Model confidence (mean pLDDT): 82 of 100. Predicted 3D model of a 517-nucleotide part of an RNA (small-subunit ribosomal RNA, 5' domain) from an uncultured bacterium. It matches the Rfam family "Bacterial small subunit ribosomal RNA".
[in-house]
Context: one part of a larger RNA
RNA sequence: AACGAACGUUGGCGGCGUGGAUUAGGCAUGCAAGUCGAACGAAUCCCGAGGGUGUAGCAAUACAUCCGAGGGGGAAGUGGCGAAAGGGGCAGUAAGGCGUGGGUAACCUACCCCGGGGACCGGGAUAGCUUUCCUAACGGAAAGGUAAUACCGGGCGAUCUGGUAUCGGGGCAUCUCGGGACCAGGAGAUGAAUUUCGCCUCGGGAGGGGCUCACGUGGUAUUAUGCUGGACGGCGGGGUAACGGCCCACCGUGGCUAAGAUGCCUAGCGGGUGUGAGAGCACGACCCGCGCCACUGGCACUGAGACACUGGCCAGACUCCUACGGGAGGCUGCAGUCGAGGAUCUUCGGCAAUGGGCGCAAGCCUGACCGAGCGACUCCGCGUGCGCGAUGAAGGCCUUCGGGUUGUAAAGCGCUGUCGAGGGGGAGGAAGCCGCAAGGUUGACCUAUCCCUGGAGGAAGCACGGGCUAAGUUCGUGCCAGCAGCCGCGGUAAGACGAACCGUGCGAACGUUGUUC
Numbered sequence: 001a002a003c004g005a006a007c008g009u010u011g012g013c014g015g016c017g018u019g020g021a022u023u024a025g026g027c028a029u030g031c032a033a034g035u036c037g038a039a040c041g042a043a044u045c046c047c048g049a050g051g052g053u054g055u056a057g058c059a060a061u062a063c064a065u066c067c068g069a070g071g072g073g074g075a076a077g078u079g080g081c082g083a084a085a086g087g088g089g090c091a092g093u094a095a096g097g098c099g100u101g102g103g104u105a106a107c108c109u110a111c112c113c114c115g116g117g118g119a120c121c122g123g124g125a126u127a128g129c130u131u132u133c134c135u136a137a138c139g140g141a142a143a144g145g146u147a148a149u150a151c152c153g154g155g156c157g158a159u160c161u162g163g164u165a166u167c168g169g170g171g172c173a174u175c176u177c178g179g180g181a182c183c184a185g186g187a188g189a190u191g192a193a194u195u196u197c198g199c200c201u202c203g204g205g206a207g208g209g210g211c212u213c214a215c216g217u218g219g220u221a222u223u224a225u226g227c228u229g230g231a232c233g234g235c236g237g238g239g240u241a242a243c244g245g246c247c248c249a250c251c252g253u254g255g256c257u258a259a260g261a262u263g264c265c266u267a268g269c270g271g272g273u274g275u276g277a278g279a280g281c282a283c284g285a286c287c288c289g290c291g292c293c294a295c296u297g298g299c300a301c302u303g304a305g306a307c308a309c310u311g312g313c314c315a316g317a318c319u320c321c322u323a324c325g326g327g328a329g330g331c332u333g334c335a336g337u338c339g340a341g342g343a344u345c346u347u348c349g350g351c352a353a354u355g356g357g358c359g360c361a362a363g364c365c366u367g368a369c370c371g372a373g374c375g376a377c378u379c380c381g382c383g384u385g386c387g388c389g390a391u392g393a394a395g396g397c398c399u400u401c402g403g404g405u406u407g408u409a410a411a412g413c414g415c416u417g418u419c420g421a422g423g424g425g426g427a428g429g430a431a432g433c434c435g436c437a438a439g440g441u442u443g444a445c446c447u448a449u450c451c452c453u454g455g456a457g458g459a460a461g462c463a464c465g466g467g468c469u470a471a472g473u474u475c476g477u478g479c480c481a482g483c484a485g486c487c488g489c490g491g492u493a494a495g496a497c498g499a500a501c502c503g504u505g506c507g508a509a510c511g512u513u514g515u516u517c
Base pairs, nucleotide, nucleotide: 001516002515003514005513006512007511008510009509012382013381014380015379017377018375019374025338026337027336029335030334031333034081035080036079039078040077045072046071047070050067051066052065053064054063055062056061088293089292090291097217098216099215100214101213102212103211104210107209108208109207112205113204114203115202116201117200118199120154121153122152123151129144130143131142132141133140134139160185161184162183163182164181166179167178168177169176170175218265219264220263226256227255228254231253232252233251234250236248237247238246268290269289270288271287272283273282274281275280295316296315297314298313299312318329319328320327321326346372348371349370350369354368355366356365357364358363385415386414387413388412395406396405397404398403419458421453422452423451424450425449429445432441433440434439461506462505463504464503465502466487467486468485472501473500474499475498476497482489483488
């Protein structure tokens, strides 16, 4: 000098930040991922042109009820997209990581942008639903029947992909580019209509990834003749988007190592942070990038993308329900709770802004985020008043008893109104959205700031005073009680212990402890 600090005493306000570092220990409760009716069938409900019936009435009409074209809304369900992002943590990992710079003639990419081409004809189911049945529950079975942008078949068919033979150009062994020839492979005749939104295929782009190479990236040799059996390489095959012992059959016997292999211990890495004149040393909280993890271990499915935090299956530990046959769960999301700990917050408000998902849109969802709350936890700013005021009041302390000091300090007189309190106004954060237009409408946070009222009122402490080190006297105690960072102090006049007065330093803080330089 610094800190994600803690503890003690004290504590007025505001702003920007920041706050589970320990048990990656266990979790009650609520919320954290949905959306689309402009893909689809349909239940209940609402409005309802028109019509029928009944009552009152001569009639017009009023009331009640039924059917009902059409419209609205839409639980649950099919389908599409999203759920692989965003959010959390640092357990593991000393290299499947990270950082810097390359390669991919060995690769992928949903949504988005640009360009070219296309969209013909049919079919069978199934959920929802109805009926029956099993079960304590979770859930499940059978029969009937229905729709689609769900699923399947056929036709056309190439600029595309793969294979076969050929010609020309290029490169880095496999290769790559261009031309024509022959075989196999696609679509939803949709929905809505006011602009439009979608679908299939090809080429390119942007952004995102996969794989790979070089170098760098802890400690320990009291871990060394050591380590390794898919181990190192080859031929062939499987698998993958793709190269590869990634996997497999066969063959060879290799590969790493004192420039530290292997083992053990520790650890997420970087941008950066602290300190320091620098070199360096220590660290990796918040924020950003990358990696890894999701009760523990393993596995695949779906998908453009996962081996998937709030998806699935199996095993295990734990917790809960049970009719004992069997089931349910996963806060290292936001709050919150218990435990352990020196120690770390509200079971808050809002989608107004920014961003994300879905949707043509309106909009819906969003504990991301924006805000508020709590904590002097850090840094910064402001205030606790200002001027005058001596016979230097009273009181305290000291005293050589004369006095000195506290001290212009107080009282007293005059003034001001920052902050706080009460009340009122309030730009900006608002861009958008609806509408042909005129115009209408959107703020959780009450924000910057302004005005009014009132009146010095509500707002100062902590540590230290032997030297280092700024600041000393008296009393008490008597090697006791105690102090202490080091030197040291205390055994009868202690400037070092305790108290008082006075002083010094800092000040909403001041000290102590811990850690780093």